[in-house]
Context: one part of a larger RNA
RNA sequence: ACCGGCGAGUUAUUUUGGUAUGCAAGGUUAAGUUGAAGAGACGGAGCCAAAGGGAAACCAAGUCUUAAUAGGGCGAAAGUAUACUGAAAUAGACCCGAAACCAGGUGAUCUAACCAUGACCAGGUUGAAGUGUGGGUAAGACCACAUGGAGGACCGAACCGACGCUCGUUGAAAAGAUCGCGGAUGAGUUGUGGUUAGCGGAGAAAUUCCAAUCGAACCUGGAUAUAGCUGGUUCUCCCCGAAAUAGCUUUAGGGCUAGCCUUGGAAGAAGAUAAGUGGAGGUAGAGCACUGAAUAUAUGAUGGCUUCGCGAGAGGUACUGAAUAUAAUCAAACUCCAAAUGCUACUUAUUAUUAUCCAGGAGUCAGACUGUGGGGGAUAAGCUCCAUAGUCGAGAGGGAAACAGCCCAGACCGCCAGAUAAGGUCCCAAAAUCUAUGCUAAGUGUAAAAGGAAGUGAAGAUGCUUAGACAGCUAGGAUGUUGGCUUAGAAGCAGCCAUCAUUAAAAGAGUGCGUAACAGCUCACUAGUCGAGUGACUUUGCGCCGAAAAUGUACCGGGGCUAAGCAUAGUACCGAAGCUGCGGAUUAUUCUAAAGAAUAGUGGUAGGGGAGCGUUCUAACAUCAACGAAGCUAUACCGUGAGGAGUAGUGGAGAGGUUAGAAGUGAGAAUGCCGGU
Numbered sequence: 001a002c003c004g005g006c007g008a009g010u011u012a013u014u015u016u017g018g019u020a021u022g023c024a025a026g027g028u029u030a031a032g033u034u035g036a037a038g039a040g041a042c043g044g045a046g047c048c049a050a051a052g053g054g055a056a057a058c059c060a061a062g063u064c065u066u067a068a069u070a071g072g073g074c075g076a077a078a079g080u081a082u083a084c085u086g087a088a089a090u091a092g093a094c095c096c097g098a099a100a101c102c103a104g105g106u107g108a109u110c111u112a113a114c115c116a117u118g119a120c121c122a123g124g125u126u127g128a129a130g131u132g133u134g135g136g137u138a139a140g141a142c143c144a145c146a147u148g149g150a151g152g153a154c155c156g157a158a159c160c161g162a163c164g165c166u167c168g169u170u171g172a173a174a175a176g177a178u179c180g181c182g183g184a185u186g187a188g189u190u191g192u193g194g195u196u197a198g199c200g201g202a203g204a205a206a207u208u209c210c211a212a213u214c215g216a217a218c219c220u221g222g223a224u225a226u227a228g229c230u231g232g233u234u235c236u237c238c239c240c241g242a243a244a245u246a247g248c249u250u251u252a253g254g255g256c257u258a259g260c261c262u263u264g265g266a267a268g269a270a271g272a273u274a275a276g277u278g279g280a281g282g283u284a285g286a287g288c289a290c291u292g293a294a295u296a297u298a299u300g301a302u303g304g305c306u307u308c309g310c311g312a313g314a315g316g317u318a319c320u321g322a323a324u325a326u327a328a329u330c331a332a333a334c335u336c337c338a339a340a341u342g343c344u345a346c347u348u349a350u351u352a353u354u355a356u357c358c359a360g361g362a363g364u365c366a367g368a369c370u371g372u373g374g375g376g377g378a379u380a381a382g383c384u385c386c387a388u389a390g391u392c393g394a395g396a397g398g399g400a401a402a403c404a405g406c407c408c409a410g411a412c413c414g415c416c417a418g419a420u421a422a423g424g425u426c427c428c429a430a431a432a433u434c435u436a437u438g439c440u441a442a443g444u445g446u447a448a449a450a451g452g453a454a455g456u457g458a459a460g461a462u463g464c465u466u467a468g469a470c471a472g473c474u475a476g477g478a479u480g481u482u483g484g485c486u487u488a489g490a491a492g493c494a495g496c497c498a499u500c501a502u503u504a505a506a507a508g509a510g511u512g513c514g515u516a517a518c519a520g521c522u523c524a525c526u527a528g529u530c531g532a533g534u535g536a537c538u539u540u541g542c543g544c545c546g547a548a549a550a551u552g553u554a555c556c557g558g559g560g561c562u563a564a565g566c567a568u569a570g571u572a573c574c575g576a577a578g579c580u581g582c583g584g585a586u587u588a589u590u591c592u593a594a595a596g597a598a599u600a601g602u603g604g605u606a607g608g609g610g611a612g613c614g615u616u617c618u619a620a621c622a623u624c625a626a627c628g629a630a631g632c633u634a635u636a637c638c639g640u641g642a643g644g645a646g647u648a649g650u651g652g653a654g655a656g657g658u659u660a661g662a663a664g665u666g667a668g669a670a671u672g673c674c675g676g677u
Stems, first nucleotide, its partner, number of pairs: 001677006011091013026048003032042003052059002062074004094232002097229001101222006112196009121186001123155003126151001130147006159183003163180002166177002198214001200210003207216001235612006245258005259364002261361006271351009285337001286335002291331003295327005303319001304317005367392010397408003412584004417580002423574003426559003432571001434570006445561001451545002455542006462535003472529005478502003483497003508523001512521002585602007613666001615663007623655002631650005637644002
């Protein structure tokens, strides 16, 4: 891992609903007795009901409150017993699962410390004290040489340890192996026997050890501890079908009540939608009349500075700037105004789906995205918090390449039928290489901004132009004058000031290049030549640049496309479980004696309700079986399904049917348990 078996809402008591049955102002027995009996009979103790109200006295179809004969509260409509069934309470209470807590015991054969008694430490080295001899001294001290054999001394085996790498890591080993490494006469190592025990012992101290277990050992018991947590919870079909919100909560991943679902009952149009009429309101927008913000100009109080004056005061001011006026603005906590929607009342219409109340049962309290209106954030987030609508959740099908939340559309079943939606129609790949008119040249399409550009199409308005424009070519572009100043110089052209006049067809006291300064080239401007458009601008369509990323083209799904791109208009076709057609099933309502018909339905998680299938056993009845039961194998049959037959083979002894009843009643999941492979 697979296969097989086992494996989870039970039972008791009480309460409260439903259904059924009996009796009914009553209903009913319990223990027990009797009995063959778990049948029946007896047994009336007890329980519930038949009257309530009040704290009570008390009163009573009423009573309490109260001064009250007012008002109000609670009452004045049938129960009871049993069975089955839904739910609750108490119990282990659907099953499995802690870490823990407590009690009583068992452990120091591992290990820690200690006690008693034994054992062990190759070999080599160093050479303390002391001693002897000699030297030395007044005597000493002291020195030398011998001797001596000290040391938590040195090197290094056994032994004890464990510093490093490698290997090993389902190991040879639940801590090891090889190679190196530390101690090795000591606080050394070790044998045997013994002592200390869990709220404890021991500890050269590490939360270290106390039998592969240690922040409190192990075993048994309390014990099915508790688990607001995780996992699991077994056959079928039919009807309906949620929530992820509010309030409160030592509450936030749990609860309770409400909301939303379901089932039964009551009552019976209250409901929904649309139209009309009438209301309340201060949002969007807008506005500046209030409250504030804020810009410019004008006038300008007060204050400052300053002049005159002894002072009073008068004057000035490129300072300040209240207020006023004009113009132009801004606001969630501004409003002189003011919608659309939404809300609401009535009337009418459509619908018969609904709304409401009572009673039983729930689940839900982590929501997600998209559009719209907002708050928070950075007008960030697949962000967060509200509101509103939708979808997903609990929704399959078609489209978006793939893609819960987007677009289309809501799957009862069958069909080798039709017509459509979104989206598409060159090939992959069903259907137009469709029609018409334009645009794009960028593979734009098939990613992006500020900004930039004689890309190109459309529209508009405008200047010049056969009295000859625009571009090109030819010629001129002069004189006072080198204007004045400045300056070393400044002559159109470093800079400052002025910018006139003359001759002219025209020519600036000079547009740019240039020189040290001149010179030189050029432009403006003018004429000629040429011969028809040309210049500047506004709006707009489609393009261009701006444009760098990490595995591989890789920002059309691919091929590929100049349309098979974009815009506008049109006609066909394809395209879904939507719609239609045909056949069938089923639910509700209506009609109907029935059969049946009509209408509307039949996606579905949590969850509510209904109807069934099968397993084991029991009772009754009728059966089958050696002419072959159960089981197993095969099979094209029946049933909407759970399932049920028939036949053949195998097998070799029991088995099913009908109607009732009772449950150890259905397996794929629980890192389920046991066995097998």
The prediction has a mean pLDDT of 87.
A computed fold for a 677-nucleotide part of an RNA from an Erysipelotrichaceae bacterium, annotated as large-subunit ribosomal RNA, domain II.